[in-house]
């Protein structure tokens, strides 16, 4: 200095005019509102709405069963499936030991990492055999030979072949036996708060729970359109007051007010009403309006404490809040010429978008000394 890549920080700026939002302040009005000043008026992801809280409402005696999550350990935190720090498994390099098999360190990425020693169920295609089984090729024994039997060292398939390697053993082999070694378990010593290491004994031996289950934990549901007030107009639950004729054998007659019968008026038919009609009161509900609603588990700074995630203590700024939904336009100016992309109750993660620039770091290659 390229080029790759982690991680953390920013995420166009300025002046002038004209709008639009709610806010103070001051004026006009009974008001609703209007004018006029002044400060302020989208983000790192406001996004997905995926976790998890706060806040509310509904439910609510407890327990068990289902259903859903989660699944190493410790610690952070309001909480979490999120962080931090670790332990361990794999995968790759590099060094060092071992005859081998194997071990041991360092460094980088990766892991949904509880139980396969409760049970069940799977394991494609190849292959004689996918789990207490098998003999396809070999090998060795008998046996002219057909064939019989032993056999899991060699070969062959496969993702995986019944621990692995060296020896002894055998007809030939084989955990049959030894020693070393993986691996599993133990109420054992050691070391760690603790996953687990590191020693001892004991043991058998595939794999998979992102199959089924088991086990340990945690989980009521519903969402700001949640709730909470105030509440017009028109109905109308209940309450009060007045009106509610006369006769009757109780069927009904008679008058009274309304309807209908082609516009009008009359008589006359038919038919409704007193189970009703006016005043006044009145409670839920609705249009409307308030509030929830923006000061928060908040930020910055600094300092102590912790490996860190983070926490304590002091100090500092500090008005976005709509409800068809503001935060925009035009003119000029700078420069690295502008990427994703627009709040809707709030907070914490996560998880996708995203041009540039600024740090810190890591890998490779060139150069230079």
């Nucleotide at each position: 200095g390229g080029c790759a890549u982690g991680g953390a920080c920013u995420g166009u700026u300025c002046u002038a005019u004209c709008g639009c939002c709610g806010u103070a302040u001051g004026u006009a009005g009974c008001a609703g509102u209007g004018c006029a000043u002044a400060a302020g008026g989208a983000g790192g992801a406001a996004a997905g709405u995926c976790c998890g809280g706060g806040c509310a409402g509904c439910u609510c005696g407890a327990g068990c069963c289902a259903c859903c999550a989660u699944g190493c350990u410790u610690c952070c935190u309001a909480a979490c499936g999120g962080g931090a720090a670790g332990u361990g498994g794999c995968u790759g390099c590099g060094g060092c030991u071992g005859u081998a098999a194997g071990g041991c360190c360092g460094c980088a990425g990766u892991c949904a990492a509880g139980g396969a020693g409760a049970g069940c169920g799977c394991c494609a295609c190849a292959g004689a055999a996918a789990a207490g089984a098998u003999a396809c090729c070999g090998c060795c024994c008998c046996g002219c030979g057909a064939g019989g039997g032993g056999u899991a060292a060699g070969g062959g398939u496969g993702a995986a072949a019944a621990c692995g390697c060296g020896g002894g053993g055998u007809a030939a082999g084989a955990g049959c036996c030894c020693a070393c070694g993986a691996c599993g378990c133990g109420a054992c010593c050691c070391g760690g708060c603790g996953a687990c290491g590191g020693g001892c004994g004991c043991g058998a031996u595939g794999g998979c729970a992102a199959g089924c289950c088991c086990c340990a934990u945690g989980g009521g549901c519903u969402g700001a359109a949640a709730g909470a007030c105030c509440a017009a107009g028109u109905a109308u639950a209940c309450c009060g007051g007045c009106a509610c004729g006369c006769c009757u054998u109780c069927g009904g007659g008679c008058a009274g007010c309304g309807g209908a019968c082609a516009g009008g008026c009359u008589c006359g038919u038919c038919u409704g009403c007193a189970u009703u009609g006016c005043c006044g009161g009145g409670g839920g509900g609705u249009a409307g309006g308030u509030u929830g609603a923006u000061a928060g588990a908040g930020g910055c700074u600094g300092u102590c404490g912790g490996c860190g995630a983070c926490g304590g203590c002091a100090g500092c700024a500090g008005u976005a809040g709509a409800u068809u939904g503001a935060u925009g336009a035009u003119a000029g100016a700078a420069c690295a010429c502008g990427a994703c992309a627009g709040a809707a109750c709030c907070c914490g993660g996560c998880u996708u978008a995203c041009a540039g620039g600024u740090c810190c770091g890591u890998g490779c290659c060139c150069u230079u000394u």

Model confidence (mean pLDDT): 76 of 100. The RNA shown here (Bacterial RNase P class A) has 369 nucleotides. It was read from a public genome assembly, where an Rfam model found it. Its Rfam family is "Bacterial RNase P class A". It is annotated as a ribozyme.